[in-house]
């Protein structure tokens, strides 16, 4: 980073499956994307199964806190990568 060219990638929604959720995986589909390629390293964001306190109508509920869960298409940072007008 162009009204440029060859690719590419694929939200949301439906469907199928996994998860306790967030979310992911296929598939169908394009919102959009100059790295929406990869890396959870730093920050922010979501989920809370167990886990710890609290209440309570106490064989259980309800609430609070909390990633070791998740999100690179929230932002930095690191590697790597296509094209060549200003």
């Nucleotide at each position: 980073g162009a009204u440029a060219a060859u690719a590419g990638c694929a939200a949301a929604c439906c469907c199928g499956g996994c998860g306790a959720a967030a979310g992911c995986c296929g598939g169908c589909g394009a919102c959009g994307c100059a790295a929406a390629g990869c890396c959870a390293u730093g920050g922010g964001u979501c989920u809370a199964c167990g886990u710890c306190c609290c209440g309570c109508c106490u064989c259980g509920c309800g609430g609070g806190a909390g990633a070791c869960g998740a999100c690179u298409g929230c932002c930095a940072g690191g590697c790597c990568g296509c094209c060549g007008a200003a």
Molecule: c-di-GMP-I riboswitch aptamer
Organism: soil metagenome